[in-house]
RNA sequence: GAGUCAGCCGGAUAAUCGCUGGUCUGCAUCGCAGGCUGGAGGAAAGUCCGGGCUCCGCAGGGCAGGGUGCCAGAUAACGUCUGGGGGGCGCGAGCCUACGGCCAGUGCAACAGAAAGUAUACCGCCGGCGCAGCGCGCAAGCGCAGCCCGGUAAGGGUGAAAUGGUGCGGUAAGAGCGCACCGCGCGCCUGGUAACAGGAGCGGCAGGGUAAACCCCACCCGGAGCAAGACCAAAUAGGAAAACCAUGGCGUGGCCCGCGCCGUUUUCGGGUUGGUCGCUUGAGACCGGGAGGCGACUCCGGGUCCAGAUGAAUGAUUAUCCUCGACAGAACCCGGCUUACAGGCUGACUCAC
RNA sequence: GGGCCGUUAGCUCAAUUGGCAGAGCAAGGGACUCUUAAUCCCUAGGUUGGAGGUUCGAUUCCUCCACGGCUCACCA
Numbered sequence: 001g002a003g004u005c006a007g008c009c010g011g012a013u014a015a016u017c018g019c020u021g022g023u024c025u026g027c028a029u030c031g032c033a034g035g036c037u038g039g040a041g042g043a044a045a046g047u048c049c050g051g052g053c054u055c056c057g058c059a060g061g062g063c064a065g066g067g068u069g070c071c072a073g074a075u076a077a078c079g080u081c082u083g084g085g086g087g088g089c090g091c092g093a094g095c096c097u098a099c100g101g102c103c104a105g106u107g108c109a110a111c112a113g114a115a116a117g118u119a120u121a122c123c124g125c126c127g128g129c130g131c132a133g134c135g136c137g138c139a140a141g142c143g144c145a146g147c148c149c150g151g152u153a154a155g156g157g158u159g160a161a162a163u164g165g166u167g168c169g170g171u172a173a174g175a176g177c178g179c180a181c182c183g184c185g186c187g188c189c190u191g192g193u194a195a196c197a198g199g200a201g202c203g204g205c206a207g208g209g210u211a212a213a214c215c216c217c218a219c220c221c222g223g224a225g226c227a228a229g230a231c232c233a234a235a236u237a238g239g240a241a242a243a244c245c246a247u248g249g250c251g252u253g254g255c256c257c258g259c260g261c262c263g264u265u266u267u268c269g270g271g272u273u274g275g276u277c278g279c280u281u282g283a284g285a286c287c288g289g290g291a292g293g294c295g296a297c298u299c300c301g302g303g304u305c306c307a308g309a310u311g312a313a314u315g316a317u318u319a320u321c322c323u324c325g326a327c328a329g330a331a332c333c334c335g336g337c338u339u340a341c342a343g344g345c346u347g348a349c350u351c352a353c
Numbered sequence: 354g355g356g357c358c359g360u361u362a363g364c365u366c367a368a369u370u371g372g373c374a375g376a377g378c379a380a381g382g383g384a385c386u387c388u389u390a391a392u393c394c395c396u397a398g399g400u401u402g403g404a405g406g407u408u409c410g411a412u413u414c415c416u417c418c419a420c421g422g423c424u425c426a427c428c429a
Base pairs, nucleotide, nucleotide: 001351002350003349004348005347006346007345008344009343011321012320013319014318015317016316017315019039020038021037022036023035024034025033026032027031041327045338046337048336049335050334051333052332053225054224055223056222060257061256062255063254065221066220067219068218069217070084071083072082073081074080085099086097087096088095089094100216101215105214106213107210108209122156123155124152125151126150127149128148130147131146133144134143135142136141164182165181166180167179168178169177183205184203185202186201188199189198190197191196229277230276231275232274239268240267241266242265243264244263248262249261250260251259284305285304286303287302289300290299291298292297322325354428355427356423357422358421359420360419363378364377365376366375372409380396381395382394383393384392402418403417404416405415406414
C1' cells in the first nucleotide's frame, strides 16, 4: 500500500417548557396538584421462517395439501446456527454452494440436424472381377468420375446438449477391437459416529440432460390468530317471512372416519357498541465470576431491571462544542433470516514492496 | 396491528404441459368527403414492476425487494 474476517458506536452536555407509564404525599366526589423515577432500534422495518400464548372438546386415525433435503450436532423450535465432507472461485487470509433420487414409472427438449434416446448415417472414408461411361495400353490390366449394394463412425457439419477422453497398436477403412493412463461401475479392505476419503482388485462401459417437470424416498406440519380470547356492565321481543329437513344440519379444520350438540339457513326489522384483564418478569435482557465443549451452546452462582399506549406518549426552544449527524418510530412476546444505513472506532489475519 | 390479492403497449385486458408476447380502444399516415365525424386500409409502440437464481431457453418456476388495492362490505 492492497485486501479478508470478527466486533462496537451511530451526535454530546446543560437549562427551561411540554407529553406519557409507575409510585408517594396533599386536597379529596369524578378528579386535580406536587415530589421522585422509567420512556424506541440495530434494524423497532419486510411479515419470510420457527416457537410461546389463546380459542376451536382432545388435536386422535386416514386421504389430500404444504415444507425441508450431503453428514453430525446445538436449540423450545426452525428453512436458523456450529463443526465437518464433496464441488467451485481466489497467489493467500478466506468466500460461495436448493448439495437426496432420472437402473420405480410418466413427461419434455421449439428451431437446426441423418439422429434428441429407440437407434441411426447428410457430406465423408473403405470394399465390391455389381452396372453402364471416358482416357491410356497390342494385350493382361490400370486410372478417373457416376449409379447401385455393403462396411464404418476416424474427420466435417447441426445443436445448449450427439452414445467415455488421450496416446499407441490394429484394420480395406474404422471401431474398447486390443493395451497403458484418466474417468465410470461393482463388490472387498483400511480410517472416520457419519457424509466421505485412501488402497489393491475385477468389469470394456452398464449407458446422456431435465426433479426451482410430475413423481419416488426420508423427516416434519391440525386450523386460526391478541381485532386471539376471558370477565363485568349495558341492551333486548328471543320478532316476521321464505326455503330445506333426520342416509340431515351445526361445531371456521380442504375431505372422510371418530367425538360433541340439535332443527338449520337466508332475508327483513330491532338493540348494545362502555369498561377491566390479556400487557409485559421472560425458553428475558444486560454487567461481572467459575466449570464443560474445537464451536454453536449448556450448567452453577452474584447484581440490576431498562416503554407498555388505546386517538395512541417518547417532543420543542435556547446556549456551548465537534468529525455537522445516515437508515429509520415499539403496539402480545421471543429466537432467526432478509432488506435499508452518512460516518467513525477496535482487534486478528493475508499478500506485495 | 394482523391477514389476503394484484402489477403485461398510453388505457382496459389476454397468453399452460416453459419454446417467435397478442386483442379492443387510443396515437400517426393514407383513402372516401366541399370539410369534419363515421367507415375502410396501413404503420409504430413492450426492460412482461425491479434485481438475482434454476434451465439450452422464463410473462410462466424459485428467492429478495418496490408500488398499489382490499375504506370500517377481509377481521371486534
Predicted 3D model of RNase P RNA and transfer RNA as a complex of 429 nucleotides.
Rfam match: Bacterial RNase P class A. Rfam describes the family as follows. Ribonuclease P (RNase P) is a ubiquitous endoribonuclease, found in archaea, bacteria and eukarya as well as chloroplasts and mitochondria. It is annotated as a ribozyme.
Its mean pLDDT, the model's own confidence on a scale to 100, is 78.